[in-house]
Context: one part of a larger RNA
RNA sequence: CUGGGUGUAAAGGGAGCGUAGACGGAAGAUCAAGUCUGAAGUGAAAUCCCCGGGCUUAACCCGGGAACUGCUUUGGAAACUGGUAUUCUUGAGUGUCGGAGAGGUAAGCGGAAUUCCUGGUGUAGUAGUGAAAUGCGUAGAUAUCAGGAAGAACACCGGAGGCGAAGGCGGCUUACUGGACGAUAACUGACGUUGAGGCUCGAAAGCGUGGGGAGCAAACAGGAUUAGAUACCCUGGUAGUCCACGCCGUAAACGAUGAAUACUAGGUGUCGGGGAGCAAAGCUCUUCGGUGCCGGCGCUAACGCAAUAAGUAUUCCACCUGGGGAGUACGUUCGCAAGAAUGAAACUC
Numbered sequence: 001c002u003g004g005g006u007g008u009a010a011a012g013g014g015a016g017c018g019u020a021g022a023c024g025g026a027a028g029a030u031c032a033a034g035u036c037u038g039a040a041g042u043g044a045a046a047u048c049c050c051c052g053g054g055c056u057u058a059a060c061c062c063g064g065g066a067a068c069u070g071c072u073u074u075g076g077a078a079a080c081u082g083g084u085a086u087u088c089u090u091g092a093g094u095g096u097c098g099g100a101g102a103g104g105u106a107a108g109c110g111g112a113a114u115u116c117c118u119g120g121u122g123u124a125g126u127a128g129u130g131a132a133a134u135g136c137g138u139a140g141a142u143a144u145c146a147g148g149a150a151g152a153a154c155a156c157c158g159g160a161g162g163c164g165a166a167g168g169c170g171g172c173u174u175a176c177u178g179g180a181c182g183a184u185a186a187c188u189g190a191c192g193u194u195g196a197g198g199c200u201c202g203a204a205a206g207c208g209u210g211g212g213g214a215g216c217a218a219a220c221a222g223g224a225u226u227a228g229a230u231a232c233c234c235u236g237g238u239a240g241u242c243c244a245c246g247c248c249g250u251a252a253a254c255g256a257u258g259a260a261u262a263c264u265a266g267g268u269g270u271c272g273g274g275g276a277g278c279a280a281a282g283c284u285c286u287u288c289g290g291u292g293c294c295g296g297c298g299c300u301a302a303c304g305c306a307a308u309a310a311g312u313a314u315u316c317c318a319c320c321u322g323g324g325g326a327g328u329a330c331g332u333u334c335g336c337a338a339g340a341a342u343g344a345a346a347c348u349c
Stems, first nucleotide, its partner, number of pairs: 003321004007303002012317001014201004021194003025088003029084003033081002035077008049065006091191001092188003095184004103177007110154001114150008125136002162169002206247006215241002220236004258316006266294013298305002322349003331342004
């Protein structure tokens, strides 16, 4: 390489958009590049293979055949692939009507809690723990009442509930805005699927500049614990956490399961639509789309998966190929840096 694989053994890219490429619905027509077939030329000889023959045999040699799977020219076939033009509506998209949603961005508003400040009441403790101590407090704390300030997060509702491509998204209102779904079948007429490169998005932490800073809290300090305690516990506490703009580009970025399409027993919840029946907010039947649980065939090393497949098939991409060395070294690209991406070998078992 081939083959075989990728939920957990090595292996699905963090996610999307999309270029080249690869693959691609139905009908008839046509061309004949691929494809199939006939003929001609060529495919040197030797070699190889088969049948004979010659050296005592073999190696070796000689004769004949086959083969040389190829190339070129030319005649034909038209099922399939491909090309061309035409048509179609089931794939895909658009329109119309309808409801659902923490989807996104921006602005404004709200109450509870926390801390701080001011004032009142009030007096000796408070806080904390396994127990303590550090800490705070007679310069009046804790507690309690009134007023004020600030920042961050949004109890209940809340749900194996919803939305989003993923990361993720939760108080309320408004503005702008993306997507999905159902019904309809008016329009376009294969416009599709995947997608190397590429581009965009991408938790937390971290970085740059400027703000902000209530609570929490790496580092740090102190108190305990302990043989020690650079920890766990306690009292403090700075970066950070928050906002704006710009970087970073990684995670057990997980369903450890790439995307798309079709098909393949059932049962039972739940969310959003539609249809039918019953007088009904309700129930029953049915249908489309999501999201769970259980389970049969089948699959699996087993565990398990099982219409949301890890089943049966097709298309395209990514990735794996014993452990360590090592996601290291070197080089390159990117980054302000931290570092990220790409990514070996010697040696060793």
Small-subunit ribosomal RNA, central domain from Oribacterium sp. 4F76CC, 349 nucleotides, folded computationally.
The full RNA is in RNAcentral, with records from Greengenes.
The coordinates come from a structure-prediction model, not an experiment, and the mean pLDDT is 88.
The organism belongs to Oribacterium, within Bacteria.